[in-house]
Context: one part of a larger RNA
RNA sequence: CUGGGCGUAAAGCGCACGUAGGCGGCUAUUUAAGUCGGAUGUGAAAGCCCUGGGCUUAACCUGGGAACUGCAUCCGAUACUGAAUGGCUAGAGUACGGUAGAGGGGGGUGGAAUUCCAGGUGUAGCGGUGAAAUGCGUAGAGAUCUGGAGGAACACCGGUGGCGAAGGCGGCCCCCUGGACUGAUACUGACGCUGAGGUGCGAAAGCGUGGGGAGCAAACAGGAUUAGAUACCCUGGUAGUCCACGCCGUAAACGAUGAGAACUAGCCGUUGGAAACCUUAGAGUUUUUAGUGGCGCAGCUAACGCGAUAAGUUCUCCGCCUGGGGAGUACGGCCGCAAGGUUAAAACUC
Numbered sequence: 001c002u003g004g005g006c007g008u009a010a011a012g013c014g015c016a017c018g019u020a021g022g023c024g025g026c027u028a029u030u031u032a033a034g035u036c037g038g039a040u041g042u043g044a045a046a047g048c049c050c051u052g053g054g055c056u057u058a059a060c061c062u063g064g065g066a067a068c069u070g071c072a073u074c075c076g077a078u079a080c081u082g083a084a085u086g087g088c089u090a091g092a093g094u095a096c097g098g099u100a101g102a103g104g105g106g107g108g109u110g111g112a113a114u115u116c117c118a119g120g121u122g123u124a125g126c127g128g129u130g131a132a133a134u135g136c137g138u139a140g141a142g143a144u145c146u147g148g149a150g151g152a153a154c155a156c157c158g159g160u161g162g163c164g165a166a167g168g169c170g171g172c173c174c175c176c177u178g179g180a181c182u183g184a185u186a187c188u189g190a191c192g193c194u195g196a197g198g199u200g201c202g203a204a205a206g207c208g209u210g211g212g213g214a215g216c217a218a219a220c221a222g223g224a225u226u227a228g229a230u231a232c233c234c235u236g237g238u239a240g241u242c243c244a245c246g247c248c249g250u251a252a253a254c255g256a257u258g259a260g261a262a263c264u265a266g267c268c269g270u271u272g273g274a275a276a277c278c279u280u281a282g283a284g285u286u287u288u289u290a291g292u293g294g295c296g297c298a299g300c301u302a303a304c305g306c307g308a309u310a311a312g313u314u315c316u317c318c319g320c321c322u323g324g325g326g327a328g329u330a331c332g333g334c335c336g337c338a339a340g341g342u343u344a345a346a347a348c349u350c
Stems, first nucleotide, its partner, number of pairs: 003322004007304002012318001014201004021194003025088007033081002035077008049065006091191001092188004096183004103177007110154001115149007125136002162169002206247006215241002220236004258317006266295012299306002323350003332343004
């Protein structure tokens, strides 16, 4: 090196783009590097193996053979792989016409609600809980009406509905912009898949600078509860939550299921397209396609379950695992303002 694995037992990088590399559609010709056959040379001796001989035997010694699976050169073979040249259109892509969408960025704008401020009416409570108290209120609260300020989030629609690579995305309007699906024709002609390193994106919390601050609310304070209560409950309340720019780079970043391709019974729902048929219309039926759900055959699985969105049957490429604890820790490196992240042991122990 070779093995077996990765939904839940250890194990799929959070996600993408992409370098090297690995792998790669149909066809013709050439070549003959890989591959296959043959020949020649070489592959020291000893040893191993086979078969003789010599010490009374054996060990030991000795003759012969085989073997040395290798290397080099030459002559051939040409199916497959490679290389070169040419062709093709089924993979991939481009052009054209349509469709749906909380996909992304920026600007504007709307109503409901909470809070606060001002004013009117009005009087003794309000609030809160299991029960209370802290708290607010006769300096006029709570309730109610009018006006104003400001911030944040968008009820209903709303849906195992939609979009996005993932994180994620939800009032309305405008501007800029990415992707997907679908139809028929034309074009390019393998331009493809994966992807070590690398680069970018990446919830929340956290950090830096400057704004903003309604509600909520770590920390903190008080009131309760309790044996205690550094909690659960209550009254307050600061960071933060929001915006701009810059960091951080982690999550049960989950479908705990890497990406791509092909093949393998059916049935039912739903979203977006296309076609055909029926119907006055509304609506419906069938076929097909791209998603998204529920069952289920074969098969798989330790079982649970999975089952055309596979965990079935195969191929290509990458990542990862190898008993528990020590430990995702120490040390070192790299990154970070810090918090810390990443890479990642051993002693010892069961």
This is a predicted structure of a 350-nucleotide part of an RNA (small-subunit ribosomal RNA, central domain) from a metagenome.